RNA sequence: UAUCGAGAGUGACAGAGAGACGGACUCGAUGAAGUCACAGCAACCUAAAAUACCGUUAGGUGCUAAUUUCCGCAGGGCAAUCACCCUGAAAGAUG
Repeated sequence: UAUCGAGAGUGACAGAGAGACGGACUCGAUGAAGUCACAGCAACCUAAAAUACCGUUAGGUGCUAAUUUCCGCAGGGCAAUCACCCUGAAAGAUG
């Protein structure tokens, strides 16, 4: 600095936790996290070709539960209050 409501799994080893953090709520022995192999998805970057644009191939990193699971701060809407909704931040993840 750009993007974050889409997309994408099998097997083996492992053993109880995981979803960044807090609160909540979910997933998990019909096996979590992690590691390996192969596969897939497709954002960014690189090379070749091409070169007006679009599109394609290969490679590198990434990713493969739930809107970045939701809310965490501010403003606005609704509203008697609680609550709910919208917008933008903050924080986080990836290039």